RNA sequence: UAACACAUGCAAGUCGAACGGUAACAGCAGAGCUUGCUCUGGCUGACGAGUGGCGGACGGGUGCGUAACGCGUGGGAAUCUACCUUGUAGUGGGGGAUAGCCCGGAGAAAUCCGGAUUAACACCGCAUAAUCUCUACGGAGGAAAAGGGGCCUCUCCUUGGAAGCUCUUGCUAUUAGAUGAGCCCGCGUUAGAUUAGCUUGUUGGUGAGGUAAUGGCUCACCAAGGCAACGAUCUAUAGCUGGUUUGAGAGGAUGAUCAGCCACACUGGGACUGAGACACGGCCCAGACUCCUACGGGAGGCAGCAGUGGGGAAUAUUGGACAAUGGGCGGAAGCCUGAUCCAGCAAUACCGCGUGUGUGAAGAAGGCCUGAGGGUUGUAAAGCACUUUCAAUUGGGAGGAAUACCUGCUGAGAUAAUAUCAGGCAGAUUGACAUUACCUUUAGAAGAAGCACCGGCUAACUCCGUGCCAGCAGCCGCGGUAAUACGGAGGGUGCAAGCGUUAAUCGGAAUUACUGGGCGUAAAGCGUACGUAGGCGGUUAUUUAAGUUAGAUGUGAAAGCCCCGGGCUUAACCUGGGAACUGCAUUUAAAACUGGCGAACUAGAGUUGAGUAGAGGGGAGUGGAAUUUCAGGUGUAGCGGUGAAAUGCGUAGAGAUCUGAAGGAACACCAGUGGCGAAGGCGACUCCCUGGACUCAAACUGACGCUGAGGUACGAAAGCGUGGGUAGCAAACGGGAUUAGAUACCCCGGUAGUCCACGCCGUAAACGAUGUCAACUAACUGUUGGGACCUUUAAGGUCUUAGUGGUGGAGCUAACGUAUUAAGUUGACCGCCUGGGGAGUACGGCCGCAAGGCUAAAACUCAAAUGAAUUGACGGGGGCCCGCACAAGCGGUGGAGCAUGUGGUUUAAUUCGAUCCAACGCGAAGAACCUUACCAGGUCUUGACAUCCAGAGAAUCCUUUAGAGAUAGAGGAGUGCCUUCGGGAAUUCUGAGACAGGUGCUGCAUGGCUGUCGUCAGCUCGUGUCGUGAGAUGUUGGGUUAAGUCCCGCAACGAGCGCAACCCCUAUCGCUAGUUACCAGCACGUUAUGGUGGGGACUCUAGCGAGACUGCCUGCGCAAGCAGUGAGGAAGGUGGGGAUGACGUCAAGUCAUCAUGGCCCUUAUGCCCAGGGCUGCACACGUGCUACAAUGGUAGGUACAACGGGCUGCCACCUCGUGAGAGGGAGCGAAUCCCCAAAGCCUAUCUCAGUUCGGAUUGGAGUCUGCAACUCGACUCCAUGAAGUCGGAAUCGCUAGUAAUCGCGUAUCAGCAACGACGCGGUGAAUACGUUCCCGGGCCUUGUACACACCGCCCGUCAAGCCAUGGAAGCUGGGGGCGCCCGAAGUCCGUGACCCAACCUUAGGGAGGGAGCGGCCGAAGGUGAACUUAGUGACUGGGGCUAAGUCGUAACAAGGUAACC
Repeated sequence: UAACACAUGCAAGUCGAACGGUAACAGCAGAGCUUGCUCUGGCUGACGAGUGGCGGACGGGUGCGUAACGCGUGGGAAUCUACCUUGUAGUGGGGGAUAGCCCGGAGAAAUCCGGAUUAACACCGCAUAAUCUCUACGGAGGAAAAGGGGCCUCUCCUUGGAAGCUCUUGCUAUUAGAUGAGCCCGCGUUAGAUUAGCUUGUUGGUGAGGUAAUGGCUCACCAAGGCAACGAUCUAUAGCUGGUUUGAGAGGAUGAUCAGCCACACUGGGACUGAGACACGGCCCAGACUCCUACGGGAGGCAGCAGUGGGGAAUAUUGGACAAUGGGCGGAAGCCUGAUCCAGCAAUACCGCGUGUGUGAAGAAGGCCUGAGGGUUGUAAAGCACUUUCAAUUGGGAGGAAUACCUGCUGAGAUAAUAUCAGGCAGAUUGACAUUACCUUUAGAAGAAGCACCGGCUAACUCCGUGCCAGCAGCCGCGGUAAUACGGAGGGUGCAAGCGUUAAUCGGAAUUACUGGGCGUAAAGCGUACGUAGGCGGUUAUUUAAGUUAGAUGUGAAAGCCCCGGGCUUAACCUGGGAACUGCAUUUAAAACUGGCGAACUAGAGUUGAGUAGAGGGGAGUGGAAUUUCAGGUGUAGCGGUGAAAUGCGUAGAGAUCUGAAGGAACACCAGUGGCGAAGGCGACUCCCUGGACUCAAACUGACGCUGAGGUACGAAAGCGUGGGUAGCAAACGGGAUUAGAUACCCCGGUAGUCCACGCCGUAAACGAUGUCAACUAACUGUUGGGACCUUUAAGGUCUUAGUGGUGGAGCUAACGUAUUAAGUUGACCGCCUGGGGAGUACGGCCGCAAGGCUAAAACUCAAAUGAAUUGACGGGGGCCCGCACAAGCGGUGGAGCAUGUGGUUUAAUUCGAUCCAACGCGAAGAACCUUACCAGGUCUUGACAUCCAGAGAAUCCUUUAGAGAUAGAGGAGUGCCUUCGGGAAUUCUGAGACAGGUGCUGCAUGGCUGUCGUCAGCUCGUGUCGUGAGAUGUUGGGUUAAGUCCCGCAACGAGCGCAACCCCUAUCGCUAGUUACCAGCACGUUAUGGUGGGGACUCUAGCGAGACUGCCUGCGCAAGCAGUGAGGAAGGUGGGGAUGACGUCAAGUCAUCAUGGCCCUUAUGCCCAGGGCUGCACACGUGCUACAAUGGUAGGUACAACGGGCUGCCACCUCGUGAGAGGGAGCGAAUCCCCAAAGCCUAUCUCAGUUCGGAUUGGAGUCUGCAACUCGACUCCAUGAAGUCGGAAUCGCUAGUAAUCGCGUAUCAGCAACGACGCGGUGAAUACGUUCCCGGGCCUUGUACACACCGCCCGUCAAGCCAUGGAAGCUGGGGGCGCCCGAAGUCCGUGACCCAACCUUAGGGAGGGAGCGGCCGAAGGUGAACUUAGUGACUGGGGCUAAGUCGUAACAAGGUAACC
């Protein structure tokens, strides 16, 4: 949880001292006999069935119903109350029946019928009676029952009885009480207004009936009331309370156990009996269900205790006893008692106890980890020494039990009494639990530890496995190969006979805020006003005492909670006392405050008077400018429009211009953070009507006020209806553009509409996102309307008042901000909010002609959504500035051929890496073998390499065989060095294992190194200050610079890394030095040459210095600094170049330089070999070279460098070769020798052509290097002579010794694919107005919905899946109400005929009663029309959610058309 259904047993009986009696049992007596049986006798104990009394209304169960006088609390009057207590009085005398029993009958049974007979404390009269009841006040009515003991004193019969007496239990009437019950009232008692109206016995009255009693409780008549926004009615849910639980409290949740009250007893209705019931284990009827049946009829009610089935996540024994406590009956013994007391089951909860204690380091073994040393488990174990609670075992053993009951004795009291009763004493008896609690004996550490967790919250960490898998998860979140988060292990932490999970309640949550919250921007002020109810309300005094305060009294059950004691060894638990129960009621007192009644006041509010300003409102009329159209004139070819165009208008005369006319709408300038209005809103002028505000001065009214749920009115634009009007503008619509598209932005047209009248609508970002009213609280300043005063009379000053703005202090605020016009400090009242989405939606209701408005959810879903501010980043934002960034120039690339790199493709392999700038002549400063990492094939397995061990041999070298080689085999030479003579060092071979090895993977595990922004000018810190904080300040500002360079200013003052400088090269000079360099002068010599002597002047070399600092002048400037064709100077404003790269960014690059964690391979992913490949080729791209020619080509002649390199080298010179080169050969390890220019200049030729340009390609012949040029080298000669005539879109470099152009050198290297890279010098320009634009960067500022930071974020349709939900033709249940029909049982009412014991009778009958019949009401049932609620429903609507779907790009930046309502 199923108030679902129940087999079986038990749960309410008792009394013989009320009665007639005797079915059973026992005893006694008697009889018969068969001597152990039968019969007889109510004689006794007792007692089935029956009559009668009392009790079955308590106790026990359950929570269906009930939102109610049901419950709680406190009161009240119109009542009853068996048994009990108390008082008073009585208990006299009669009668007729009837169960049982017997006989007969019906039936299966349950049961029923008839006849005869019988008793009572059963029933009925009569008498009597009250302080009883009724009354018209005269009166009337009106009861009873006996039972059980005892005694004969008096009377009568005489064993003994009767009358009588007496004790006792009863009975009747009545009084009072107690107890219990009934009734009434105040207050309190769940949610929903998407339930707003409900009610006809309804509300009241009169009369009657009825009840124990009041009352519409019922009936007749009369009246029309009663309830409701302080929530009626309806719907849903629910037993209420003491209490329990949580909480600091206030509260919240709850109503198991225990206790009080209520309701119910299979469902519905009904009465009977009775003191009490409309009755759990009683009756009648109806219904459903179950059972029996002979089919005609009957029986039943566990929500008592056990128990069964069922439902459910889930809850126990068909136990013992009346020993105790209590109840019923009885005089009592006693009987009954599933109440109760106990036991059983369940760690369900609370409490207590145990599972050992001490010692014990070899820190054992094992496990785990490890940095390999050790650490940890861990004094833990073992070992040694002790203890024995609990459990087990042995034997004892309280208390619950005595004021009970029985027996005996006594008994002063009652009585005549020795019956009997009250009282006293003694003795005996009674224990379910129970093998009780407790004590004790024996043995031995013996029999006794688990569960959860270890990422943070939250105490506790490592290893292995797994690899976004498996899984975990309360929230955040873990898991994609180093997981403290998964699983296992070791260790640890927390609790402990428990532990953890799940579900629920409160707390934390001030997160519904009474205590104790908010509403400018986070959710939240109604669009505005008027005003009803309500709430709140100025000053003075009196009175009252409702609120308020104090005291007293009553009550607030007990238990529980709390405090102090007591009892179980302790505790839980039990128990005594107290406090408390914050409440309600009654009463006394007080009178400050609030309220009430009445009285007064004037400061609030209002009225009257005189004025003022104003786009305040309504109506009527008038005006000019402009647009458009029409008519006419002049006039000719375009007009118009745009970013650019086109559609459109125009030769039928437009546009332009002039004149005239028509018509509608709006009112330039004035015009102003100016005015008015409640808000919406209001703007030409005049007149009429009209509302409000303000100022001044008096007088008057006397609180008349404020707010305001409902309500009412007004309420922009758009929209709707009817009728007008329509110039301009302009949704829709048409056309032209734009575009990928363009249902848009732009253009040309254009209808509703915009205007007027009347009527609707009732919403806006209706905003100050700020409700109304009142009071108080620093300053300064502008402006509008009034008033007062002053004077220097003005465009003046001061003060004041009502508005309207700005700045700003305290205070407030999360901050932003606000700040006398508050968002400050207070008071009054109203409205509204409670995470985001779903949704201001659905349904329902109200309003509306419609559009739609107002009110207003839930399921489901997410862990956020939001505000303000901060730092960045970004912007098709802004400002300032820089850069070969653009512009101005010069030369290129992109087109051709070739070289080279990459992609792709191919392949056995085309090894690997680099991929925007910042990969692509990059790693590679040299791939034929090697390199080499790749492929196919052939070998090796402690290995090609390192260390250690053992054995043998020096090492080493040579020859030869097989093979492609690695390798394998054979033969030979050779005996070294040190020595303490043991051996050792070095090296080779063999063997075993530890190990080697890996260009295998991970650059997203790393170190180091590097690229890039960027040689950009930035990046930070300490202290202080500001801010709640993130952070800010400094670093911003004004200047200036190449520069965060410097100056000034400044809540900042300083400092660091960067900038600059210091370093190197170069430009000038000086000093010193002078070989291999140099040679002016002197000398020698040569055909000639610094060749030689010499020189130290010059050039140069290489060391040290000088010089440049805006230092000087002029101008500008506060300064820093800037400018000047300035002076001087070789050089002038960092002179030129280099090295030098802040904090950081890009998970940038590199595991293939190196190093390195982890993983992987170990007869292979390691090692060796030869061959091939990295060079393959339809194609695409990058970087270059050579060109396309005359500023050139070719031929001849001729001049001038620098940096460098050189012995396996550079190579002069000579000879040969056409040449590459070859053969000789001097010098030089180099300022000494060698390698060394070209463009240029001079002359000749070519004459614009695919050429005497261009040189690719191909053929032939060679040279050189090398073991070897086939794949696959470079160069030379001869021949061949392709494309190409300056290059589309696009794009690159460069600002001066630069670009361009010319050659030279070097590294790597045997040689070379070098046209590359790095350097060197020769010749040597053009241009820069400038910062609008493109790109990149710096600073400040602004916006932001971005923070993975715009390569961001993000919206909607469509498509797919899942989920909940709305509508829907309908379908199926439930519910209550209404109308009608039928109408059981039953009370009540009526009743001719029928029947009848008590009483009366005149004996006929009457009174009275009964059945029957009729009537009212009436449950269940039937039926009708509606309502309501739930489920379901083809189809349909939107919504939500879901790694990678489609289409666009609406929003966030000026989001590229500002966004939004």

Record summary
Small-subunit ribosomal RNA from an uncultured prokaryote, 1461 nucleotides, folded computationally.